Predicted 3D model of a 356-nucleotide RNA (Bacterial RNase P class A) from Halofilum sp. (in: g-proteobacteria). The model forms 95% of the base pairs in the Rfam consensus. The gene name in the source record is rnpB. Model confidence (mean pLDDT): 76 of 100. It matches the Rfam family "Bacterial RNase P class A". About the family: Ribonuclease P (RNase P) is a ubiquitous endoribonuclease, found in archaea, bacteria and eukarya as well as chloroplasts and mitochondria. Rfam classes the family as a ribozyme. RNAcentral holds the sequence, with entries from ENA.
RNA sequence: GGAGUCGGCCAGGCAGCCGCUGCCGCCCCGCGGGGCGGUGGAGGAAAGUCCGGGCUCCACAGGGCAGGGUGCCAGGUAACGCCUGGGCGGCGUGAGCCGACGGAAAGUGCAACAGAGAGCAGACCGCCCAAGCAGCCGCAUGGCGGCUGCCGGCAAGGGUGAAACGGUGCGGUAAGAGCGCACCGCGUCGGUGGCAACACCGGCGGCACGGCAAACCCCACCCGGAGCAAGGCCAAAUAGGGGGACGGACACGUGGCCCGCGUGGUCCCCGGGUAGGCCGCUGGAGGCGGGCGGUGACGUCCGCCCGAGAGGAAUGGCUGCCCUCGACAGAACCCGGCUUAUGGCCGGCUCCACCG
Numbered sequence: 001g002g003a004g005u006c007g008g009c010c011a012g013g014c015a016g017c018c019g020c021u022g023c024c025g026c027c028c029c030g031c032g033g034g035g036c037g038g039u040g041g042a043g044g045a046a047a048g049u050c051c052g053g054g055c056u057c058c059a060c061a062g063g064g065c066a067g068g069g070u071g072c073c074a075g076g077u078a079a080c081g082c083c084u085g086g087g088c089g090g091c092g093u094g095a096g097c098c099g100a101c102g103g104a105a106a107g108u109g110c111a112a113c114a115g116a117g118a119g120c121a122g123a124c125c126g127c128c129c130a131a132g133c134a135g136c137c138g139c140a141u142g143g144c145g146g147c148u149g150c151c152g153g154c155a156a157g158g159g160u161g162a163a164a165c166g167g168u169g170c171g172g173u174a175a176g177a178g179c180g181c182a183c184c185g186c187g188u189c190g191g192u193g194g195c196a197a198c199a200c201c202g203g204c205g206g207c208a209c210g211g212c213a214a215a216c217c218c219c220a221c222c223c224g225g226a227g228c229a230a231g232g233c234c235a236a237a238u239a240g241g242g243g244g245a246c247g248g249a250c251a252c253g254u255g256g257c258c259c260g261c262g263u264g265g266u267c268c269c270c271g272g273g274u275a276g277g278c279c280g281c282u283g284g285a286g287g288c289g290g291g292c293g294g295u296g297a298c299g300u301c302c303g304c305c306c307g308a309g310a311g312g313a314a315u316g317g318c319u320g321c322c323c324u325c326g327a328c329a330g331a332a333c334c335c336g337g338c339u340u341a342u343g344g345c346c347g348g349c350u351c352c353a354c355c356g
Stems, first nucleotide, its partner, number of pairs: 001352010012322007020041009043328001047339002050337005055227004067223005072086005087101001088099004102218002107216002109212002124158002126154003132150008166184006185207001186205008231279004241270006250264005286305008323326001
């Protein structure tokens, strides 16, 4: 200098003017509101709404079924599908990155095309001619050797495929083959280290047990439902409901008639509840700094700070100066994550080239 990899940080600045909005103080008011001053006013993703939790209401003895999710191990956390550390596998020269990474000797199932054969497989090309049979040839001629074919043997090599019933090498053989052996792989038993995943070592087994579970399934663990339009409080008008008081007069019903009772009436109270208003609403698993514990995620203690809370929904516009000329994008109950979009700055580390 160039490529790359990981992490952290910022999100135009200052000033003036005019606006919007929450809160506080003062003033005015015709109680609806208005004015002045002060103060606060979007994000790292406020986004997608994909996970997890708080909160609220409903349901619920316990257990099971169905359904869904998660899936190496240990830890963190309120919880998680997140994070940290580790193991294993893969990619990369490397820094580093990626992985739904339990079970295929419980069962069922799947494998297009190609290919001889695709799962208790198979012989197209090929290799072999030891044994048996036939033919031919040669000879040192009741045999030996050679060649060819049949019957056969084989699965090394070639070929097909995503995948071909362990791999490499040596021995062995007619040619071959775990047929034998060594190493690797696999299985199993034991030991050592580790909390564990797992790793290493040794013995035994000649290989049985191929792949797919993001196919059904099995195993383990987790999960009740709905969501701030949750939910709660206050509460007109109108209609209807319940209760009480009054009943002098009238009407109707009951009854043969009277009393009585009921309905209609007036007033009061109660309850549900609509409009409307209020709460929920932002002080919290909170932020910053420091100490301590921990490899770390994180935990804990001390100090300091308060940083939007609307309800047609505010955070904007104009001007000036400066700079590297400004990307993606706008809260609506809150929080922890993931993912996606996006401009720039800084640092650690790695690799390559060159110079000293």